RNAcentral holds the full RNA, with entries from ENA, Greengenes and SILVA. A computed fold for a 477-nucleotide part of an RNA from an uncultured Acidobacteriota bacterium, annotated as small-subunit ribosomal RNA, 3' major domain.
[in-house]
Context: one part of a larger RNA
RNA sequence: UGACGGGGGCCCGCACAAGCGGUGGAGCAUGUGGUUUAAUUCGAAGCAACGCGCAGAACCUUACCUGGGCUUGAACUGCACUUGACAGUGGCAGAGAUGUCACGUUUCACUUCGGUGGACAGGUGUAGAGGUGCUGCAUGGCUGUCGUCAGCUCGUGUCGUGAGAUGUUGGGUUAAGUCCCGCAACGAGCGCAACCCCUGCCUUUAGUUGCCAUCAUUAAGUUGGGCACUCUAGAGGGACUGCCUGGGUAACCAGGAGGAAGGCGGGGAUGACGUCAAGUCCUCAUGGCCCUUAUGUCCAGGGCUACACACGUGCUACAAUGGAUGGUACAGAGCGAAGCAAGACCGCGAGGUGGAGCCAAUCGCAAAAAGCCAUUCUCAGUUCGGAUUGGAGUCUGCAACUCGACUCCAUGAAGUUGGAAUCGCUAGUAAUCGGAGAUCAGCACGCCACGGUGAAUACGUUCCCGGGCCUUGUACA
Numbered sequence: 001u002g003a004c005g006g007g008g009g010c011c012c013g014c015a016c017a018a019g020c021g022g023u024g025g026a027g028c029a030u031g032u033g034g035u036u037u038a039a040u041u042c043g044a045a046g047c048a049a050c051g052c053g054c055a056g057a058a059c060c061u062u063a064c065c066u067g068g069g070c071u072u073g074a075a076c077u078g079c080a081c082u083u084g085a086c087a088g089u090g091g092c093a094g095a096g097a098u099g100u101c102a103c104g105u106u107u108c109a110c111u112u113c114g115g116u117g118g119a120c121a122g123g124u125g126u127a128g129a130g131g132u133g134c135u136g137c138a139u140g141g142c143u144g145u146c147g148u149c150a151g152c153u154c155g156u157g158u159c160g161u162g163a164g165a166u167g168u169u170g171g172g173u174u175a176a177g178u179c180c181c182g183c184a185a186c187g188a189g190c191g192c193a194a195c196c197c198c199u200g201c202c203u204u205u206a207g208u209u210g211c212c213a214u215c216a217u218u219a220a221g222u223u224g225g226g227c228a229c230u231c232u233a234g235a236g237g238g239a240c241u242g243c244c245u246g247g248g249u250a251a252c253c254a255g256g257a258g259g260a261a262g263g264c265g266g267g268g269a270u271g272a273c274g275u276c277a278a279g280u281c282c283u284c285a286u287g288g289c290c291c292u293u294a295u296g297u298c299c300a301g302g303g304c305u306a307c308a309c310a311c312g313u314g315c316u317a318c319a320a321u322g323g324a325u326g327g328u329a330c331a332g333a334g335c336g337a338a339g340c341a342a343g344a345c346c347g348c349g350a351g352g353u354g355g356a357g358c359c360a361a362u363c364g365c366a367a368a369a370a371g372c373c374a375u376u377c378u379c380a381g382u383u384c385g386g387a388u389u390g391g392a393g394u395c396u397g398c399a400a401c402u403c404g405a406c407u408c409c410a411u412g413a414a415g416u417u418g419g420a421a422u423c424g425c426u427a428g429u430a431a432u433c434g435g436a437g438a439u440c441a442g443c444a445c446g447c448c449a450c451g452g453u454g455a456a457u458a459c460g461u462u463c464c465c466g467g468g469c470c471u472u473g474u475a476c477a
Base pairs, nucleotide, nucleotide: 001477002476003474004473005472007471008470009469010468011467012466013465015461016460019425020424021423022422023421026316027315028314029313030312031311032310033309034307035306042053043052064302065301066300067299068298069297070296077127078126079125080124081123082122083121084120088103089102090101091100092099093098108117109116110115130291131290133289134288135287139285140284141280142279143278144276146274151190152189153188154187155186156185157166158165159164170181171180172179196268197267198266199265201237202236203235204234205233206232207231210227211226212225215224216223240262243256244255245254246253247252318418322377323376324375325374326373327372328371334365335364336363339358340357344353345352346351384415389410390409391408392407393406394405395404431453432452433451434450437447
């Protein structure tokens, strides 16, 4: 000087408390451990691994296993020699890779018609390729984490023999090393804040594909018409403790006015010096090591989907604030050409037939759901719950046996609110309800973003956890 303390002081955070809803019990989904296996590819490991890499394993992917093949190789660049255009099509053998046969095409420049050169393709040889093989404790890059915590440093000066100190401590204040005052310090840098984006109010420009107050019109903003309003998307304004009152030396704090908004208005992006030899050699790049008829590469089938069990994360429930049936209302954000697909017809349904329109403020996906209005069930393992299983189908795809999703009929398991323990959340939040997207042929209870309905509680900081500043002790560095 740090680090640490079941030392002290001050302060903060859904840290506790106050509340609301969960997890832990059940069934299922998913990841992991374990076990099994020919293989169940590999990585991730307290917080910060475990719906993580994987924004989507039937084949492919795929790295694993079994078997069948290849050896200058699937892909790349040269060199030497040699052959020929290459491509394309078909038959046979085979699980295919591949092998074999046939058809086919017969190229460009120069030419002394002998050939030469080049492009492309095949073969042989060679230099080299290739490796998701090892080392993340050799590395770059990228990332997590403490933590969006308020800290981390430097120059000069001063003090100290020196390591170092001072500044950065102190008194206040703040979300903040934010600002004020004081001070052997005076300044500065990286962080904080602001500048950026979205959202909340207003003005203005513009008026189609958007909108409809007035006029006419229709089944319908449908049409004439209008651009007021909504909306869209450009440009501006607006909030600054600016004003008032009180407190205070000041910074600032408490209250008030006006205002759409008030003291950082709400949200996002933004992550200092560093820590964890944290993660990643399987994104990529790369040193070293290793393999080179194999640790490379092609193919078929299998596996990654196994299942006495254990854990994490979720979904669905256990019902009446509910289930069922009928009617009826209101979003936002997206996506669409190898695409989205309306009306119509067929099917109980998944879906099929067909194809108007739309490269989309025009057309479509598209029905929002919870909600509201009726009727029914009447507290039961039930008209709750839907697992499991049998049968019949639909769709995607070369192909759904291992191993897809969905539909219909039948079946109708556990489950009556969950021990110890434990998690999230402070407002348009929690809870609850549905819609979209990426990946994607198909496959979503995951992820990501969107809106609808919409709470309770916070006395307070004694305690638990994490963190910041000062101080103290130390046999630790």
The coordinates come from a structure-prediction model, not an experiment, and the mean pLDDT is 85.